A computed fold for a 136-nucleotide RNA from Thermoactinomyces mirandus, annotated as FMN riboswitch aptamer (RFN element). The sequence is in RNAcentral, with records from Rfam. Of the family's consensus pairs, 100% are formed in the model.

RNA sequence: UGCAUCCUUCGGGGCAGGGUGAAAUUCCCGACCGGCGGUGAUGGCUGAUCUAUGGCCUCAGUCCGUGACCCGCGCAAGCGGUUGAUUCGGUGAAACUCCGAAACCGACAGUAUAGUCUGGAUGGGAGAAGGAUGAG
Numbered sequence: 001u002g003c004a005u006c007c008u009u010c011g012g013g014g015c016a017g018g019g020u021g022a023a024a025u026u027c028c029c030g031a032c033c034g035g036c037g038g039u040g041a042u043g044g045c046u047g048a049u050c051u052a053u054g055g056c057c058u059c060a061g062u063c064c065g066u067g068a069c070c071c072g073c074g075c076a077a078g079c080g081g082u083u084g085a086u087u088c089g090g091u092g093a094a095a096c097u098c099c100g101a102a103a104c105c106g107a108c109a110g111u112a113u114a115g116u117c118u119g120g121a122u123g124g125g126a127g128a129a130g131g132a133u134g135a136g
Base pairs, nucleotide, nucleotide: 003134004133005132006131007130008129009128010127017029018028019027031116032115033106034105035066036065037064038063043057044056045055046054061104062103070081071080072079073078086102087101088100089099090098108119109118110117
């Protein structure tokens, strides 16, 4: 430094202010939010060198994949399926990731129609961090 086993901990955010109405955080104006892994010319640190370039951290809701919810099979573990949304301009060797701008998306149940309230959920999980032991 990696590998195996065991254990522990962590692991999701958001309608301010108004309008209508008998009633709406659900409609309308407006406001706010963005799990996890990868990629990543953004930013920072550092090495080397005086200019080619290396290393580490960090930068995507809509690029790729994935978790949960949901459907089917199964005693179960689990397996399979489904699972939303971005363009334009600029820079550049290279960007659907940077800069500028304008858009778009968001399960199920409840209820005046819900990404944001309540509920399943003090749940579960993609994963992340740490510790112990062991062999090489």